Model confidence (mean pLDDT): 79 of 100.
The RNA shown here (FMN riboswitch aptamer (RFN element)) has 127 nucleotides and comes from Sporolactobacillus inulinus CASD.
RNAcentral holds the sequence, with entries from Rfam and Ribocentre.
The same sequence occurs in records of 2 taxa.
The model forms 100% of the base pairs in the Rfam consensus.
[in-house]
RNA sequence: GUGUUCCUUCAGGGCAGGGUGGAAUUCCCGACCGGCGGUAAUGGCAAACGUCAGAGUCCGCGAGCCGAAAGGCAGAUCCGGUGCGAAUCCGGAACCGACAGUAAAGUCUGGAUGGAAGAAGGAUGAU
Numbered sequence: 001g002u003g004u005u006c007c008u009u010c011a012g013g014g015c016a017g018g019g020u021g022g023a024a025u026u027c028c029c030g031a032c033c034g035g036c037g038g039u040a041a042u043g044g045c046a047a048a049c050g051u052c053a054g055a056g057u058c059c060g061c062g063a064g065c066c067g068a069a070a071g072g073c074a075g076a077u078c079c080g081g082u083g084c085g086a087a088u089c090c091g092g093a094a095c096c097g098a099c100a101g102u103a104a105a106g107u108c109u110g111g112a113u114g115g116a117a118g119a120a121g122g123a124u125g126a127u
Base pairs, nucleotide, nucleotide: 002126005123006122007121008120009119010118017029018028019027031107032106033097034096035061036060037059038058042053043052044051045050056095057094064073065072066071077093078092079091080090081089099110100109101108
C1' cells in the first nucleotide's frame, strides 16, 4: 500500500390542528418529510499542504413496476439578487414522491425480521 478476492457491521424521514361524512392520518383547509454517489463561487477547522460539511426537483444510482431472460418503464423549478461566472449561494414563490390494501394515501397498514444504491471496518497483499 492501488488493484483483486473474501468476510463483518451499518444503511429513510414525515399529516399537529381543523372541515365534510355512516366510514377518510386516503377527500377538503392546513401541517410535515427529503435515501446514496457526483458536482459546488459557500461555511467551519488549519501556518501551509489540506480537511470536514453543503442540491428532493443538475448528472447518475437505489428501492418499485413489466419481462423467462436480454432488457425496458418510472417524479418534480422558476423568478429576483450578488457576481467575470449561479443547475448548488441569498431572498421569494412553486412543484414532486413505487406497488398492494382501505372512502381515492409521499406521511397509515402490508410485502419487509426482506432487498438495496452505498458507507465503515477487517482479512488477502498483484505491482